Small-subunit ribosomal RNA, 3' major domain from a bacterium, 477 nucleotides, folded computationally. The sequence was found in a public genome assembly. Its mean pLDDT, the model's own confidence on a scale to 100, is 83. Its Rfam family is "Bacterial small subunit ribosomal RNA".
Context: one part of a larger RNA
RNA sequence: UGACGGGAGCCCGCACAAGCGGUGGAGCAUGUGGUUUAAUUCGAUGCAACGCGAAGAACCUUACCUGGGCUCGAAGUGUAGUGUAAACUCAUGAAAGUGAGGUAUCCCUUCGGGGAGCGCUACAUAGGUGCUGCAUGGCUGUCGUCAGCUCGUGUCGUGAGAUGUUGGGUUAAGUCCCGCAACGAGCGCAACCCUUGUCCUUAGUUGCCAACAGGUAAAGCUGGGAACUCUAAGGAGACUGCCGGCGUUAAGUCGGAGGAAGGUGGGGAUGACGUCAAGUCCUCAUGGCCCUUACGUCCAGGGCUACACACGUGCUACAAUGGCCGGUACAAAACGUCGCAAAACCGCGAGGUCAAGCUAAUCGUAAAAAACCGGUCUCAGUUCGGAUUGCUCUCUGCAACUCGAGAGCAUGAAGUCGGAAUCGCUAGUAAACGCGAAUCAGCAGGUCGCGUUGAAUACGUUCCCGGGCUUUGUACA
Numbered sequence: 001u002g003a004c005g006g007g008a009g010c011c012c013g014c015a016c017a018a019g020c021g022g023u024g025g026a027g028c029a030u031g032u033g034g035u036u037u038a039a040u041u042c043g044a045u046g047c048a049a050c051g052c053g054a055a056g057a058a059c060c061u062u063a064c065c066u067g068g069g070c071u072c073g074a075a076g077u078g079u080a081g082u083g084u085a086a087a088c089u090c091a092u093g094a095a096a097g098u099g100a101g102g103u104a105u106c107c108c109u110u111c112g113g114g115g116a117g118c119g120c121u122a123c124a125u126a127g128g129u130g131c132u133g134c135a136u137g138g139c140u141g142u143c144g145u146c147a148g149c150u151c152g153u154g155u156c157g158u159g160a161g162a163u164g165u166u167g168g169g170u171u172a173a174g175u176c177c178c179g180c181a182a183c184g185a186g187c188g189c190a191a192c193c194c195u196u197g198u199c200c201u202u203a204g205u206u207g208c209c210a211a212c213a214g215g216u217a218a219a220g221c222u223g224g225g226a227a228c229u230c231u232a233a234g235g236a237g238a239c240u241g242c243c244g245g246c247g248u249u250a251a252g253u254c255g256g257a258g259g260a261a262g263g264u265g266g267g268g269a270u271g272a273c274g275u276c277a278a279g280u281c282c283u284c285a286u287g288g289c290c291c292u293u294a295c296g297u298c299c300a301g302g303g304c305u306a307c308a309c310a311c312g313u314g315c316u317a318c319a320a321u322g323g324c325c326g327g328u329a330c331a332a333a334a335c336g337u338c339g340c341a342a343a344a345c346c347g348c349g350a351g352g353u354c355a356a357g358c359u360a361a362u363c364g365u366a367a368a369a370a371a372c373c374g375g376u377c378u379c380a381g382u383u384c385g386g387a388u389u390g391c392u393c394u395c396u397g398c399a400a401c402u403c404g405a406g407a408g409c410a411u412g413a414a415g416u417c418g419g420a421a422u423c424g425c426u427a428g429u430a431a432a433c434g435c436g437a438a439u440c441a442g443c444a445g446g447u448c449g450c451g452u453u454g455a456a457u458a459c460g461u462u463c464c465c466g467g468g469c470u471u472u473g474u475a476c477a
Stems, first nucleotide, its partner, number of pairs: 001477002003474003007471007015461002019425005026316008034307002042053002064302007076125009088101005106115003127291002130289003136285002138280003141276001143274001148187006154163003167178003193268004198236007208225002212223003239262001242256005318418001322377006334365003339358002344353003384415001389410007431453007
């Protein structure tokens, strides 16, 4: 100087407390361990692995297994030689491939040949999701959006080092003020960026409709309008600026006014020096090592989907604040031409037929759902719950047996609110409700977004956990 302490002081955080809703019990989905297997490919393993890489394993993917093939190779480059456009047909085969047949010909030409493309042979190359993340780059997680981490010069100390950065206040903040052998500076903090909340200006189509006119069963439907909403570009606005109290006359803090918004207005992006030899050689790159008729590569089938069990994360429930039936209302954001698909018709339905419109503020996905109104059920393993199973179908796709999603009829399991324990959340949040997108032929209970309805509680910091600063002890470095 650090590190550590079941030492001390101060401070902070959904850390506790106060609340609301869950998990742990049930069924199912999904990941993991284990076991099994020819193979169940590999990685991730306290927080910070376990709906993680995987934004989507029927084939492909695919790296694994079994079997059948190839060896300049599945792809690329160069050189040399050789043949010749590419196709097509037959046999065999699970396919990959193997064997056989086979006729055409693109450009130039001095008819000798040359060139392009393609095939074959040889050589130089290739190839490896093989090992090492403890050889590495890059990227990422974590402490932590915590307030810290340092430097120059000066000063102090024999020196390691100290000072500055400590102290008194204050802040979300090493934020700012005051003091001080320090004076300055850098990386962080904050601000600059995006978005949201108010207003103004500009611009009015595909969006809007207040006034005027027309018109309909109804409808901005039409003429028209530029007010309003909205769209999207530019501006304004918030700065403790104003008033009062407290404070050291400071920084600031408390209250108030005005204001759409008040003290960082809400949210996001942004992650200092470093820590964990943290993660990744299977994104990519790369040193070394290893394989080279195989650890490369092509193909078919199987596996990654197994199942006594254990754990994590979710979904659906156990019901009356509910289930079912009928009626009726209100979003945002996003996507669409290899696409979204209306209307009409057929089907109980999944869906099908036909097909308008739309390269989209124009057309479509599109029905928002919970909510509201009316009816019914009356506390029961039920008109709760939907697992499981049988049959019949639909769709995608060469192909749904292993192993897809969906529909109809039938079946109707566990489950009556969950032990010890444990998680999230402080406001448009939790909880509840639906909608969209990526991936994608098909497949979403996951993920990422979007809006609708919309709470309770916080006395406080004694305690648990994590962190910051100061101080103290140490036989530790």